Glycine riboswitch aptamer, 79 nucleotides, folded computationally. Rfam family: Glycine riboswitch aptamer. Rfam links the family to the GO term glycine biosynthetic process. Of the family's consensus pairs, 89% are formed in the model.

[in-house]
RNA sequence: GUGAUAUUCACAGGGAAGCGGCCCCUCUGGGGUCCACCGACGGUGUAACGCUCUCAGGUACGAGGACUGUGGAUGGAUG
Numbered sequence: 001g002u003g004a005u006a007u008u009c010a011c012a013g014g015g016a017a018g019c020g021g022c023c024c025c026u027c028u029g030g031g032g033u034c035c036a037c038c039g040a041c042g043g044u045g046u047a048a049c050g051c052u053c054u055c056a057g058g059u060a061c062g063a064g065g066a067c068u069g070u071g072g073a074u075g076g077a078u079g
Base pairs, nucleotide, nucleotide: 002079006074007073008072009071010070011069012068013067018035020034021033022032023031024030025029036059037058038057042055043053045051
């Protein structure tokens, strides 16, 4: 001098499945319970997975969202 894996920030993109029944409350909302359904955070199983389970979570819009892209920052590979 160069700047890998990685971490982090900003921006952009980003799936599936119930506006279900009943009950309660301080009622544009929230909670409990029952039935049905979904998998892309986490968790289980598996040598491993995009497979499996569906415990947690979720099932109008919104929100959230694994992950992807671009840029910045950190860092410095017994490189």